[in-house]
RNA sequence: CGGGACGUGGCGCAGUCUGGUAGCGCACCGGUCUGGGGGACCGGGGGUCGCGGGUUCAAGUCCCGCCGUCCCGA
Numbered sequence: 001c002g003g004g005a006c007g008u009g010g011c012g013c014a015g016u017c018u019g020g021u022a023g024c025g026c027a028c029c030g031g032u033c034u035g036g037g038g039g040a041c042c043g044g045g046g047g048u049c050g051c052g053g054g055u056u057c058a059a060g061u062c063c064c065g066c067c068g069u070c071c072c073g074a
Base pairs, nucleotide, nucleotide: 001073002072003071004070005069006068007067010026011025012024013023020057028044029043030042031041032040033039050066051065052064053063054062
């Protein structure tokens, strides 16, 4: 310098192909059961989706630029 993959709650990921106002597991908080711990069950909070712009009635999803991590090539 060129090419590719990835970036979504605290952590790990799905959702992208087929645009329709974000979900799962763990963790966290509250309650019940238990003498307590652990555990089970019930309920709850937390993310404007790496950043900026564009298209659209509507963007995590499509388009452009940039940043970061990893991989390949020179």
Predicted 3D model of a 74-nucleotide RNA (transfer RNA) from an Actinomycetota bacterium. Rfam family: tRNA. It is annotated as a transfer RNA. The organism belongs to Actinomycetota, within Bacteria. RNAcentral holds the sequence, with entries from ENA and MGnify. The coordinates come from a structure-prediction model, not an experiment, and the mean pLDDT is 81.